[in-house]
């Protein structure tokens, strides 16, 4: 301290989620110890047992039990007896059960907190002062009798005592009344001394030494009360209130006070949030954070408030968990007539729940109550018990040990890597374990005894004794032995840690992004590692990160946000200069801010946790002095803001009247005829009853052409012929007036476009709807004919728009520049200068950028509105307004990781510009229509092996399927195998030859059979160790190769621009075949790629001649380079040159560019050809080869025979041949190039019509072989299914080959199909091309070749150009695309889940209101009855708790049905958006339609 997630990237805006710490916790898996702490957060639900409040005999009368003593009976045990003694049940009395302990229901309150106040109060014991304590009486509990009841209890008589009770007596004082004299303060008042009348006390016990007792004063302690401040959420709770606000008299309280009550005002509260509603004990504190905040309330401590619910008073100093009375729910006993009960005290049951412990030991301490005390009591408390609930502390050994051990696990596997110094193993220690011994402290009190001091006491001291639950526990000390002791979660990123194996979008996993569809570091399980560690991980909650509610500390052009505009109360803020004041402010002192918590330091437990001492903090509140800058009151002044005058000025400002002229339409009439009209194209519509057109007149109603513009006015809306009236605000200029009057503005209040609504007119045009024609796969549309509301007046209503500058007002600051409107000053005038508005670029600076930039979105001030992820939603309820339509105000459930801005590269456009290209066009053959030949689909089939599939598959892989090949099917065989190395063995064989089976491999038998230098070698067979697979994955791969495309493009260093993706450079203006060159330019060079460098073919010239050639020379021949020769030519092959827009005219800055240009074999790249940039198509190929992985091993392997690949109803591709006369056919006859050739090419000779057969010279080849066709000449057919075409089909044969049935070619003879030029479409080709014509090789026994590679002969025709089709490149604009348009994407219907609005009714709570009825009870009033009397019991009246009735209202749950919403890999209908989205989109507002929508109207540019 941050990090992951929107994008192809990028900046940014913005949720979502993590990393952290905490907890009274729960669940899971695991588990040695100890210390310290902690434990029902839910049902304030019921409770069974047990215990938690008693105590004094020194208050009292007394004697039930208990022990003692005396006694009396009895040998005795016993058993009477005597309050006699220690005690002491039950009672009477005091004192305590108002303290402790427990919970959190209520309670938004002076309930808590802090801080005052009380001159409006009370305090039992306790400390301290002063004074006093004398006399009488009268009862009654206990007990005794009796009686009723089942009990609980309760009545009747009788006897009795007190520190109980009642009466007299005293009066330090007290109170009260009435006066006097001071003092004081704070208003009512306090207070002090005094006189006088009045009233008013007591208790005793007794050991004699105290303890109690009565009055008053004061102190402490505790409580009462009242006030300032602080102290939860809703406005979709906005009006509340009748004892309600106040006065006076009265009454009650300790005490004020409408606390009560009669009476009399009309008041109190409130947007600073009353009232109701929901929620909650508050507080120190605790958890978190840097702080400021936020959250929290369990343990301890304060305070409150409650004790089954409700209500009520008595007792008492104080009021009521373990008291009392009613009433009400419950639970109990009951003899049915009545009774008794409250664990929210410790324990403990049940019951709820995810969850929380023992019916334990003692009163040793510490605290309390009572007593003189001893003591008693005490579930507070001290202890132990249970539970990893937390913190906190130690142990599960340490040191040495490498053959780096086996197993395990990975692997490139003879090997290596890990586990891992880890274990074995050797020393060594003993915390801790278990034994076994010894064993503090917590204890001093009190009481007793004894002594001591001087202040002589209820005094201090000091010594003995006495008293330990926890416990023989904490320690301590000896022995034993490494012995008793590690586990959870994790390993894609975030976040620290990886591999195999299974599984195959399954099963699972997840906190966000996500992962899994056969090579998962993500799922399961291993072996590793990591991380903590007796714990570890999940779950919940809380702060945090979050500046994501922004006081510190945020924002609002376009991301969520500026109200459609003004006015303008209330509230905020406010110009200058003085003076007083002293609220805010500030500054010093004082109270107080309880302890415990935190934090420093020290200190005590071996250490820590824990505890203690001490400072410190507690930021506040109160008080008390000061100080007077700014703020605020307050007085005095100014004139700069604001306003008033008073002169001129512009203008579509506003309301109301009047008034014009051009267009439409419509009537009248006139001319005049056949089509008008309207579209992309038509029809519907109108017109021979005369239209449209065109003249004339006539009416309506609505909107103003030209000026006119980036004008102008106005708050906005909005406003435009012309003139009159009235009214407003504005600018400028100057002079005088007044003297901060000012800005801003919740609620209010007025304006407010188009559309709607009422009513009453009006209607010319346009025109929702609607009706017809169209287009169309439908067209509820776009187009067109028509048309009604509406459009206009007037008066009311409605309140909304993309009511935009998507930009709130006001004031001040803060470079230039250039325009234009309306004034004012200067100038003759251009023009210059100022004010006030209206544009454009721009520096500084802002901004995510885009852009803003003195009209701010820049600096800074005030005030108002508003925003807080996206959908649900401006929806739903509610509440308002309104005639209705609808407006305003405005959720939440659910659900997603996202939705969003703005800008970058790119894709794409039914967006634009440029340009190119057999792309069109212009032409020439073609294909498609026939027959055959091939390939492919497709079907058959036991197979018809496999791939290849738009363009880029289909005469392709194949450049050769009878058999082999061969991969596919049928059936026979073999199993280290069909080849091939090694190592051991065995054996003499392999092999031929015969014979048996057999279709063959093969099996069986037989007979013959090795070599040696002896070491061995060869050969087989038999073991073992490597095999083998055309079996799957082209989507793991290398390799190769198509296609964009021979298109001209890709990029790179540096430097510069931007926060950044990224951009510049490579754009731009010219050119070019080209990113090919030039200029310019924040670029500047540079590389793949273009050109060039290589092959070839055109031209020369050089060097060299054989097998090529022959001019001249000589021989030969019928003829022939045949022969000597040559070295000239052609011609081979090796080098050289030669083409560069050089040279010349035009244009042009340059590069270039034209040209019938020169030259010259060739001219602008000269022709062809290799040669393929970065990358794209998950593009093809695991069947050419190589490889991972996965799969098969007497089989997916390998072997033989046979079959199949060749199959045939169709469909296609790509060809061959033809339909002929530019031709067929017969004859004759010229003229290549390039190749191949010994298991070969083969001349010659002979034979066959022929294919071919014999034969065989000659040649491993510039020597031998190897026919050129078309072409030219002549003859002939004469337009016909032909003498064209040759398909099929029969017959005879040839060649190869083991073998031509399936399934070869080729010859002769013989037959002689379709076909007469080929529909929509479609394909090549721009020059030696097209077209046409034959040679050759490759594979190859042979061949299905018409394929495919190459050869060279013959040889055209057209291009006007770049509008359109197609496909490429560059620029540039759009974009909601980026799996990139074959994109994205919008609603309806259907299916499923899920949440949630309406709803008749139905159920349920609280709380209020009005009536009736009222229990205990205080108070009052009466009281004939009781009692001498005080008084009292009865009766009554008001009050109230409960209960009973009614309307209503709220808040909730339920419902039959309905209505949208939301989510769900492939369902339906269409295409609304996003590009001009193929009708530009939205906003608003009507109407209308399956649905998205369309259409009017008026705004808007996003």
């Nucleotide at each position: 301290a941050g990090a992951g997630u929107u994008u192809g990237a990028u900046c940014c805006u913005g949720g979502c989620u993590c990393a952290g710490g905490a907890u009274g916790a729960a669940c899971g898996c695991u588990g040695g110890c100890g210390g310290c702490a902690g434990g029902c957060u839910u049902a304030a639900u019921a409770c069974a047992u047990g215990c938690a409040a008693g105590u004094c005999g020194a208050a009292c009368g007394g004697u039930a039990a208990c022990a003692g003593u005396a006694u009396u009976a009895g040998c005795a045990a016993u058993a009477g007896u005597a309050g006699c003694u220690g005690a002491c049940g039950a009672g009477u009395g005091g004192c305590g059960g108002a303290u402790g302990g427990g919970u959190g229901c209520g309670u938004a309150a002076c309930g808590c907190g802090u801080a005052u106040g009380c001159a409006a109060c009370c305090u039992a014991c306790c400390c301290u002062u002063a004074a006093c304590a004398g006399g009488a009486a009268c009862a009654u509990a206990a007990c005794g009798u009796u009686g009723a009841g089942a009990a609980a209890u309760c009545g009747g008589c009788g006897c009795u005592a007190a520190u109980a009770u009642u009466c007299c007596a005293u009066g330090u004082g007290u109170u009260u009344a009435u006066g006097a004299a001071g003092a004081g303060g704070c208003a009512u008042c306090u207070u002090u001394u005094u006189a006088u009348a009045a009233a008013u006390a007591a208790a005793g016990a007794u050991u004699u030494a105290u303890c109690g007792g009565u009055u008053a004063g004061g102190g402490a302690u505790g409580g009462g009360c009242a006030u300032g401040c602080g102290u939860a959420u809703c406005a979709u709770u906005a009006g509340u209130u009748a004892g309600u606000u106040g006065g006076u008299g009265g009454g009650g309280u300790a005490a004020c006070g409408g606390c009560c009550u009669a009476c009399c005002a009309a008041g109190a509260c409130g947007a600073u949030g009353a009232u109701g509603a929901u929620u909650a004990g508050g507080g120190g504190u605790u958890c978190u954070g840097a702080g400021a905040g936020g959250a929290u309330a369990u343990c301890c401590c304060c305070c409150c408030a409650c004790a089954c619910u409700g209500g009520a008073a008595c007792u008492g100093a104080g009021a009521a968990c373990g008291g009392u009375c009613c009433a009400g729910a419950c639970u109990c006993c009951u003899a049915c007539g009545g009774g008794a009960g409250g664990c929210a005290g410790c324990a403990g049951u049940a019951g709820g729940g995810a969850a929380u412990a023992u019916u334990g030991g003692g009163c040793a301490a510490u605290g309390g109550a009572g007593g003189c005390a001893a003591c008693u009591c005490u579930g507070a408390c001290c202890c132990a018990g249970c539970c990893a609930u937390g913190c906190c502390g130690c142990g599960u050994g340490a040191a040495g040990g490498a053959a780096g051990a086996c197993a395990g696990u990975c692997u490139u596997a003879u090997g290596g890597a890990u586990u891992g110094u880890a274990a074995a193993c050797u020393u060594c220690u003993u915390u801790u374990a278990u034994c076994a011994u010894a064993g503090a402290g917590u204890a001093a009190c009190c009481a007793c005894a004894g002594g001591g001091a001087c202040g002589u006491g209820u005094u201090c001291c000091c010594u003995g004794u006495c008293u330990g639950c926890a416990a023989g526990u904490a320690u301590a000390u000896g022995a034993u032995g490494a012995a008793u002791a590690a586990g959870c979660a994790u390993c894609g990123g975030c976040u620290a840690a990886c591999u195999c194996c299974g599984u195959g979008c399954c099963a699972g996993c997840a906190g966000c992004c996500g992962c899994g569809g056969u090579a998962a570091u993500a799922c399961g399980g291993a072996g590793g590692a990591u991380g903590c560690a007796a714990g570890c991980g999940u779950u919940a909650u809380c702060c945090g990160g979050a500046u994501u509610u922004a006081u510190u500390g945020g924002g609002u052009u376009u991301a969520a946000a500026g109200g459609g505009u003004g006015c303008g109360c209330a509230g905020g803020c406010g110009g200058u200069c003085u003076g007083g004041u002293a609220a805010g402010u500030c500054a010093u002192g004082g109270g107080u801010g309880a302890a415990a918590u935190u934090u420093u330091a020290c200190a005590g437990c071996u250490u820590a946790a824990c505890u203690g001492u001490a400072a410190g903090c507690g930021u506040g509140c109160c008080u008390a002095u000061g100080a007077u800058a700014c703020u605020g009151c307050u007085g005095g002044g100014c004139u700069a803001g604001a306003g008033u005058u008073u002169a001129a000025g512009a203008g579509a400002c506003g309301u109301a009247a009047u008034u014009g002229g051009a267009a439409u339409g419509u009537g009248a009439u006139g001319u005049g005829u056949a089509g008008c009209g309207g579209u992309g194209a038509a029809a519907u519509g109108c017109u021979u009853a005369g239209a449209u057109a065109u003249g004339u007149c006539a009416c309506a109603g609505a909107a103003c052409g030209c000026c006119g513009a980036u004008c102008g006015u106005g708050a906005a809306g909005a406003c435009a012929g012309a003139u009159u009236a009235c009214g407003a605000a504005c600018u400028u200029a100057a002079u005088a007036c007044a003297g901060a009057c000012g800005c801003u503005c919740a609620a209010g209040c007025a304006c407010g476009a188009a559309a709607g609504c009422g009513u009453g007119g009006g209607g010319a045009u346009c025109a929702a709807a609607c009706a017809g024609g169209a287009u169309u796969a439908g067209a509820u549309a776009c187009c067109c004919u028509g048309g009604u509301a509406g459009u206009c007046c007037a008066c009311g209503c409605u309140g909304u728009a993309a009511a935009c500058g998507a930009u709130g007002a006001u004031c001040a600051c803060u470079c230039g520049u250039u325009g234009u409107u309306g004034g004012a000053u200067g100038g003759c005038a251009a023009c210059a200068u100022u004010c006030a508005g209206u544009g454009g670029c721009u520096a500084a600076g802002g901004g995510a950028a885009a852009c803003c930039g003195a009209u701010a979105a820049g600096u800074g001030a005030u005030c108002c509105a508003c925003c807080u992820g996206g959908g649900g939603a401006g929806u739903a309820c509610g509440a308002u307004c309104g005639c209705a339509a609808g407006g305003u105000u405005g959720a939440a459930a659910c659900u997603c990781a996202a939705a969003g801005g703005a800008a970058u590269u790119g894709a794409c456009g039914g967006g634009g510009g440029c340009c190119c290209g057999c792309a069109c066009a212009a032409g020439c053959g073609g294909a498609g229509g026939a027959g055959c030949a091939u390939g492919u689909g497709g079907u058959u089939u036991a197979a018809u092996u496999c791939g290849a599939u738009g363009a880029u598959a289909c005469g392709c892989g194949a450049g050769g399927a009878a058999c082999c090949u061969u991969a596919c099917c049928c059936g026979g065989g073999c199993u280290u195998g069909a080849a091939c190395g090694u190592a051991a063995g065995a054996c003499g064989a392999a092999u031929a030859u015969a014979u048996a089976g057999g279709a063959a491999a093969c099996u069986a038998u037989a007979u013959a059979g090795c070599c040696u230098a002896c070491g061995g070698g060869c050969g087989u067979c038999u073991u073992g160790c490597g095999a083998g697979g055309u079996g799957c994955u082209g989507c793991a791969u290398g390799g190769u190769u198509g296609u964009c495309g021979u298109c001209a493009g890709c990029u790179c260093g540096u430097g510069c621009c931007g926060u950044g993706a990224g951009g510049u450079g490579u754009u731009a203006g010219g050119u070019u075949a080209a990113g090919u060159c030039c200029u310019g330019c924040a670029a500047c060079g540079a590389g793949c790629g273009c050109a060039a460098c290589c092959c070839u073919u055109a031209c020369a010239c050089a060097u060299a001649g054989u097998u090529a050639c022959c001019a001249g020379c000589a021989c030969g021949u019928u003829a022939c380079g045949g022969u000597g020769g040559g070295g000239a030519c052609u011609c081979u092959a090796u080098g050289u040159g030669a083409a560069c827009u050089g040279c010349c005219u035009a244009c042009g800055c340059u590069a270039g560019u034209a040209g019938u240009g020169a030259g010259g074999a060739a001219g602008g790249u000269g022709g062809g050809g290799a040669u393929g940039a970065c990358g794209u198509c998950u593009a093809a190929u695991c069947a050419g080869c190589a490889c991972g992985g996965c799969c098969c091993u007497u089989a997916u392997g390998u072997u033989c025979g046979g079959g199949g690949c060749u199959a045939c109803u169709c469909a296609c591709g790509u060809g061959c041949u033809a339909c002929a006369a530019u031709g067929g056919c017969a004859u004759a006859u010229a003229c290549a190039g390039a190749g191949g050739g010994c298991a070969g090419c083969a001349a010659u000779c002979a034979c066959g019509u022929g294919a071919g057969u014999g034969u065989g010279a000659g040649c491993g080849a510039a020597u031998c072989c190897u026919c050129a066709a078309a072409g030219u000449a002549u003859g002939u057919c004469u337009c016909a299914g032909u003498u064209c075409g040759g398909a099929u089909u029969g017959g005879a044969g040839u060649c190869u080959g083991u073998a031509a049935c399936u399934c070869g070619a080729c010859u002769c003879c013989a037959u002689g199909a379709a076909g007469u030029g080929g529909g929509a479409u479609u394909c090549g080709c721009u020059a030696g091309u097209a077209a046409u014509c034959g040679c050759g090789c490759a594979u190859c026994a042979g061949c299905c070749a018409u394929g495919g590679c190459g050869c060279g002969g013959u040889g055209a025709a057209u291009a006007c150009g770049u509008u359109c089709c197609c496909g490429g490149g560059c620029c540039u604009u759009g974009u909601a695309c980026a799996c990139a348009c074959c994109g994205c994407c919008c609603g309806u219907c259907a299916a499923g889940c899920c949440a949630u609005g309406g709803a008749a009714g139905c159920u349920u709570g609280g709380g209020g209101u009005g009536c009736c009825u009222g229990a205990a009870g205080u108070u009052c009033g009466u009281g004939a009855c009781c009692g001498c009397a005080a008084g009292g019991a009865g009766c009554g009246a008001c009050c109230u708790a409960g209960g009973g009735c009614a309307a209503a209202a709220c808040a909730a749950g339920u419902a039959a049905c309905u209505g949208g919403g939301g989510c769900u890999a492939a369902g339906u209908c269409g295409u609304a958006a996003c590009a001009a989205g193929g009708u530009a989109g939205c906003c608003g507002u009507a109407c209308c339609g399956g649905a998205a929508g369309g259409u009017g109207u008026g705004g808007c540019u996003g």
The prediction has a mean pLDDT of 84. Small-subunit ribosomal RNA from an anaerobic digester metagenome, 1502 nucleotides, folded computationally. RNAcentral holds the sequence, with entries from SILVA.